This is a predicted structure of a 135-nucleotide RNA (c-di-AMP riboswitch aptamer (ydaO/yuaA leader)) from a soil metagenome. The model forms 92% of the base pairs in the Rfam consensus. The RNAcentral record of the sequence draws on MGnify. Model confidence (mean pLDDT): 77 of 100.

[in-house]
């Protein structure tokens, strides 16, 4: 000055030397739970299930673990997904780079009107492309 993200903004009271501090409103964004109907139907229920998140699926190979299913690590391939490629914004597309990690509920949740909860976090970057259209 940008970026990645739902992770802002405004007022009120109180503390600080000062603040990105407490406490309480509201807004705006985001997330879960939750009826009718619909879906799911002899399946499933430790092989547990399930949330957030772009962070998934499938084959194959070496290794560990399990009585099995199955898992974990790891090295390829193939689908598929996300992000930057910028200098005012948005959409595409092509190139060209990077990412597919974490964590959380605890036997238990399809969808779901009302309703009733919950969060506003954290963590980078380094001066570099080529088009269209829109405001």
């Nucleotide at each position: 000055u940008g970026c990645c993200g739902a992770g802002u903004c405004c007022c009120c009271g109180g503390g600080u030397g000062g603040u990105u501090c407490c406490g309480g409103g509201g807004a705006a964004c985001g997330g879960g739970g939750g009826a009718c109907c619909c879906a799911c139907g002899u399946u499933g229920u430790u092989u547990g299930g399930g949330g957030c998140u772009a962070a998934c699926c499938g084959c194959c190979c070496g290794g560990c673990c399990u009585g099995a299913u199955g898992g974990c690590c790891g090295a390829g391939c193939g689908g598929g997904g996300c992000g930057c490629c910028g200098g005012c914004u948005c959409u595409u597309u092509c190139c060209g780079c990077g990412c597919c990690a974490g964590c959380c509920c605890g036997u238990c949740a399809g969808c779901u009107a009302a309703c009733c909860c919950c969060g506003u976090a954290g963590g980078c970057c380094g001066a570099c492309g080529a088009a269209a259209g829109a405001g």